[in-house]
RNA sequence: AAGAGACAAAGCCAAACCUGCUGUAAGGCAGGGACGGAAAGCUACGGGUCUUUUAAGAUAGCCGAGCUGCCUUG
Numbered sequence: 001a002a003g004a005g006a007c008a009a010a011g012c013c014a015a016a017c018c019u020g021c022u023g024u025a026a027g028g029c030a031g032g033g034a035c036g037g038a039a040a041g042c043u044a045c046g047g048g049u050c051u052u053u054u055a056a057g058a059u060a061g062c063c064g065a066g067c068u069g070c071c072u073u074g
Stems, first nucleotide, its partner, number of pairs: 003073003012037002017032006035061001041067003045064003048059004
């Protein structure tokens, strides 16, 4: 280093819900809040699901894939 691991330690993220803003909508952003997460970090590439002004959009905390990263072990 590959690989493995969270019932260690130090940390990290933040579901539902509430408030404000935004969007036609699904949804998104910020604050509060913690159901959970070992990539719940990033990428709409494949599939699924959702929205819709049918031509577009959303979802990475749905599954798969790719890239990157902390700690321990090795």

The prediction has a mean pLDDT of 84. c-di-GMP-I riboswitch aptamer from Desulfocapsa sp., 74 nucleotides, folded computationally. Rfam family: c-di-GMP-I riboswitch aptamer. Rfam's curators write: GEMM was predicted in a large-scale screen for bacterial structured RNA regulatory elements. Of the family's consensus pairs, 94% are formed in the model. The source organism's lineage runs through Bacteria, Pseudomonadati, Desulfobulbia, Desulfocapsaceae and Desulfocapsa. The sequence was found by an Rfam model in a public genome assembly.